[in-house]
Predicted 3D model of a 185-nucleotide RNA (c-di-AMP riboswitch aptamer (ydaO/yuaA leader)) from a Nocardioidaceae bacterium. The prediction has a mean pLDDT of 75. The organism belongs to Nocardioidaceae, within Bacteria. The sequence was found by an Rfam model in a public genome assembly.
RNA sequence: ACCUUCCAGACGUCGACUUGUCGUCUCGGGCAGGAGCGGGGGACCCAUCGAUGGUCCGCCAUCAUCGUGCUGCCCCGGUCCUCGGGCCGGACGGCACUCGGGGUUAAGUCGCACAGAUUCGCGCGGCCGGGCACCUUCUCGCCCGAACCCGACAGCUCACCUCGCAGGCGUGAGAAGGAAGCCAU
Numbered sequence: 001a002c003c004u005u006c007c008a009g010a011c012g013u014c015g016a017c018u019u020g021u022c023g024u025c026u027c028g029g030g031c032a033g034g035a036g037c038g039g040g041g042g043a044c045c046c047a048u049c050g051a052u053g054g055u056c057c058g059c060c061a062u063c064a065u066c067g068u069g070c071u072g073c074c075c076c077g078g079u080c081c082u083c084g085g086g087c088c089g090g091a092c093g094g095c096a097c098u099c100g101g102g103g104u105u106a107a108g109u110c111g112c113a114c115a116g117a118u119u120c121g122c123g124c125g126g127c128c129g130g131g132c133a134c135c136u137u138c139u140c141g142c143c144c145g146a147a148c149c150c151g152a153c154a155g156c157u158c159a160c161c162u163c164g165c166a167g168g169c170g171u172g173a174g175a176a177g178g179a180a181g182c183c184a185u
Stems, first nucleotide, its partner, number of pairs: 002034003005030003008026005014020001036165006046155001050063005067097006075090006100153001101150004108127005128145005134178007
């Protein structure tokens, strides 16, 4: 931004006699869908996969790793006990959190500097990524590299499932090529 749908208003048509039907329009309003576009999850295969040992070479076993807080219990173990029960740890479940990990996005990375903490202000460069409005290329010039989300968890991924299409901002120049629209004939 489009379609369906409801409401409001305007105009017109038909009918009616005080209200109805139909159609068109609106930078109008509302809800839910559809189409289209974009995102996430999600098999085989592929990829990834710490240490040690074994192997019939298909794999198997042990150890390590598996964040934090609160809480529940009918579970397991230990301990105390006045035998009512209490405490600790583990497993499982629930809620919350974010340091691990992941997602949207152009919004990454490296070096130097600063740095007791907090508050205010505030860094310097290299490589790389994005924008300057019909599209591409070249030249010059000017800017941006934030924010948010998931919540211990996710590779790819057919089927399948699911989410969004809000909000905000906004007109540098030149050249070449192309596309579209308008006007005239």